[in-house]
RNA sequence: UUCUUAUCCAGAGAGGCGAGGGACUGGUUCCAAGAAACCUCGGCAAUUUACCUUAUUUGGUGUGGUGCAAAUUUCGACAAUGGUGAAUUGAAAGAUGAGAA
Numbered sequence: 001u002u003c004u005u006a007u008c009c010a011g012a013g014a015g016g017c018g019a020g021g022g023a024c025u026g027g028u029u030c031c032a033a034g035a036a037a038c039c040u041c042g043g044c045a046a047u048u049u050a051c052c053u054u055a056u057u058u059g060g061u062g063u064g065g066u067g068c069a070a071a072u073u074u075c076g077a078c079a080a081u082g083g084u085g086a087a088u089u090g091a092a093a094g095a096u097g098a099g100a101a
Base pairs, nucleotide, nucleotide: 001101002100003099004098005097006096007095008094013041014040015039016038020030021029022028025076026075027074043068044067046066047065048064049062050061051060052059073093078090079089080088081087
């Protein structure tokens, strides 16, 4: 990098640094009362794993790795239902984990 599969309305911030960020695009939104990235410390608990529990399903605890910590993946985009609109559902795209090449 590609493929398969699962999840994505829950949860969790301080310091340093210093100007832009939220994947792309349109809206919208955050930001010197301090953005993103990175570093330090603390945190959350998605996945993997060990043990206990459970007939199965499941539930609980712990270590490490990865991940995450504005807003539902910030909302829409494509399709269906809907006279239009609102709205709902599904998909696509994306992110993350596990497995494989």